[in-house]
Molecule: transfer RNA
Organism: Candidatus Roizmanbacteria bacterium
This record gives sequence, structure tokens and C1' cells, in this order.
RNA sequence: GGCUGGGUAGCUCAGUGGUAGAGCACUCGUUUCAUAAGCGAUAGAUCGUGGGUCCGAAUCCCGCCCCAGCCA
Repeated sequence: GGCUGGGUAGCUCAGUGGUAGAGCACUCGUUUCAUAAGCGAUAGAUCGUGGGUCCGAAUCCCGCCCCAGCCA
């Protein structure tokens, strides 16, 4: 330098055009003499970045940045 895959909540990941979700973690409640586990509830992500297409973009297109792998 070229190619492929990836970047979404604190963490691990879903989400292939129509209001961004789950599990774990955090916080609160319940339970216990107490802790853990269990159960219930709340909060938390302008979707790597800048543009384009579209009535509408996490999703489609282009540039750039970062991570992993392959080729040279």
C1' cells in the first nucleotide's frame, strides 16, 4: 500500500429504512440477625467521525479515524 471483518449503555452483544434493545454491572426497594443469591423497580448510548441519498438512516453510498486478520 491492497483486501476482509469490526466500532451501538460501565462490560459482552443484538438491532439489514419507520419511536435504539437484552444480559451482566451500578442505584433503590423487598427478603435476611447480617451478607450473598433470588424477586421487583429506576437510571444509563444524539449508534467512531464528517458529508451524501431518502418523507424518514444505527441500517444504504462516499471520505477520514481507530481495532483485528490476510496479502504484498